A computed fold for a 351-nucleotide part of an RNA from an Acidobacteriota bacterium, annotated as large-subunit ribosomal RNA, domain IV. The source organism's lineage runs through Bacteria, Pseudomonadati and Acidobacteriota. It matches the Rfam family "Bacterial large subunit ribosomal RNA".
[in-house]
Context: one part of a larger RNA
RNA sequence: UCGUGGUUAAGGAAUUCGGCAAAAUACCCCCGUAACUUCGGGAGAAGGGGGGCCCAGAGGGUGAAGGGACUUGCUCCCUAGCCUGAACGGCCGCAGAGACCAGGGAGAAGCGACUGUUUACUAAAAACACAGGUCCGUGCGAAGUCGCAAGACGAUGUAUACGGACUGACGCCUGCCCGGUGCUGGAACGUUAAGGGGACCGGUUAGCCUCACGGCGAAGCUGAGAACUUAAGCGCCAGUAAACGGCGGUGGUAACUAUAACCAUCCUAAGGUAGCGAAAUUCCUUGUCGGGUAAGUUCCGACCUGCACGAAUGGCGUAACGACUUCUCCACUGUCUCAACCACGAACUCG
Numbered sequence: 001u002c003g004u005g006g007u008u009a010a011g012g013a014a015u016u017c018g019g020c021a022a023a024a025u026a027c028c029c030c031c032g033u034a035a036c037u038u039c040g041g042g043a044g045a046a047g048g049g050g051g052g053c054c055c056a057g058a059g060g061g062u063g064a065a066g067g068g069a070c071u072u073g074c075u076c077c078c079u080a081g082c083c084u085g086a087a088c089g090g091c092c093g094c095a096g097a098g099a100c101c102a103g104g105g106a107g108a109a110g111c112g113a114c115u116g117u118u119u120a121c122u123a124a125a126a127a128c129a130c131a132g133g134u135c136c137g138u139g140c141g142a143a144g145u146c147g148c149a150a151g152a153c154g155a156u157g158u159a160u161a162c163g164g165a166c167u168g169a170c171g172c173c174u175g176c177c178c179g180g181u182g183c184u185g186g187a188a189c190g191u192u193a194a195g196g197g198g199a200c201c202g203g204u205u206a207g208c209c210u211c212a213c214g215g216c217g218a219a220g221c222u223g224a225g226a227a228c229u230u231a232a233g234c235g236c237c238a239g240u241a242a243a244c245g246g247c248g249g250u251g252g253u254a255a256c257u258a259u260a261a262c263c264a265u266c267c268u269a270a271g272g273u274a275g276c277g278a279a280a281u282u283c284c285u286u287g288u289c290g291g292g293u294a295a296g297u298u299c300c301g302a303c304c305u306g307c308a309c310g311a312a313u314g315g316c317g318u319a320a321c322g323a324c325u326u327c328u329c330c331a332c333u334g335u336c337u338c339a340a341c342c343a344c345g346a347a348c349u350c351g
Base pairs, nucleotide, nucleotide: 001346002345003344004343005342006341007340008339010337011336014335019332027051028050029049030048031047036041038169052091053090054089059084060083061082062081066078067077068076069075070073092096104330105329106328107327108326109325110324111322112321116128117127132167133166134165135164136163137162138161144153145152146151170317171316172315173314175247176246177245180244181243182240183239184238185237186236189235190234191233195229196228201223202222203221204220207216208215209214248266249265250264251263252262275309276306287303288302289301290300291299
C1' cells in the first nucleotide's frame, strides 16, 4: 500500500449519475391498521406493547387408570395423572426472540394487467408469451405443412374444429377516407399465348409450247402464311380499412386589446373525431404557471404554441403484481465532512 472482516466522537447522503456499498429491519404473541379497490385484496400495511427465571398456579383440554349414579348405555358425574395456561408477587443482568438464523418502511409517477419466458459466456427488460378480442381461410380425401412420389402430420379431430394474421386481463371506447396498393366478386366490351384455321404467295417437275434461247406448268412433296376461332390474366365495373395505408392550405372578421364561434377561397379519396398532450413522443426548451427545496436541466399538477400523439401498427384509464424505470420522505448508517484504530492475508523493505 492492497484485500477481507470489525469498531468509531459530532454530523447524518453534505458522497455519488444514482443511498452503489454498508447500516438498519428481522422470530412468536397481543393491540391496531389508511387511500384505493376488480370487494378477493391492499395487509406482515403503517404504528405500538410484551417475551428470561422463581413462587403460586385461576381457567381450559384430555382423562382408556380409579370411584360413584341409575334409566345398563357407543350413558352421565367426580377425580388422580398428563398437556396448556392469564393475572398478582418476587429474582438477576448493560442487554431475556440475550448466540446462529431472521421483512426496512411510506408517498407519487411511467411502462407492462397478472404467474411465466429470453440474448448458455457483458442486456431479465418497458422485449417475448399470455387468457381475452377481431379478421381471413377451411365442408373433410378440409385448408395448411413435409415429401419427386407413395405416404405422413393436421386428426383416429369435423366450423364451440383446425390453420394463418394482428391486438393483448379488465373498464369506457375504437371516428372519417376504397383515390393508390392488396384481397374478394363480376363478366358485357377491349387486349391477349400455344392450338385450330387455311385465303393468298412461293420452291421442285411429269408433261406441253418453241428451230434455239427460253416459257407455261397438273399431282405429289415442301416453304411461308391473312381473315376467322380461342383461356386465365390485364384493362374495365363493384365491394372491402381490427387489409397495406392516409387523415390539408391561404386570406379576412366581434364596440380596448387579444383571439376568432363566423365568412371567403384553393386543393383532396378524405382532411385527425373521442381521449390524451413539453409525453419512453416537444426541436426551439432548463417552454410558462403552480407544488415540493434555502437553492430543483430531474419529479408532480396544470396550460396547449402536438417541430413530429391519436384510436386493435389500438386510444385513454385501471385495483393487484414487478430483482423494471423516475422523484420524494422516514428510519439507518464511514457513502461523505475526514479520517483513525484493530484482526487476518498479500505485496514491499530490512534481516